[in-house]
Molecule: transfer RNA
Organism: Acidobacteriaceae bacterium
RNA sequence: GGGGGCGUAGCUCAACUGGUAGAGCAGCGGUCUGAGAUAUCGCGGGAUGCCCGUUCGAGUCGGGUCGCCUCCA
Numbered sequence: 001g002g003g004g005g006c007g008u009a010g011c012u013c014a015a016c017u018g019g020u021a022g023a024g025c026a027g028c029g030g031u032c033u034g035a036g037a038u039a040u041c042g043c044g045g046g047a048u049g050c051c052c053g054u055u056c057g058a059g060u061c062g063g064g065u066c067g068c069c070u071c072c073a
Stems, first nucleotide, its partner, number of pairs: 001072007010025004019056001027043005049065005
C1' cells in the first nucleotide's frame, strides 16, 4: 500500500426480510444475616465509532472517515 471482517449499556454479546434497541454479568436499592457471602426481588444505565446520503422510517442499505483484528505485498 491492497483485500476481508469488526465497532451497539461499565464488560461479554443479541436484535429475522429496514418498523423505532434487549439479555447475561457488573453497579445501585430491598429481603435475608450479629455483620458479610450466597440466594432472591426490584431499579437505573445507550448520540448503535464519527459525518453525509437513500427512505414515511436506518443498528440494519449506500458513500466517506477514524480505530481494532486478520490475510496478501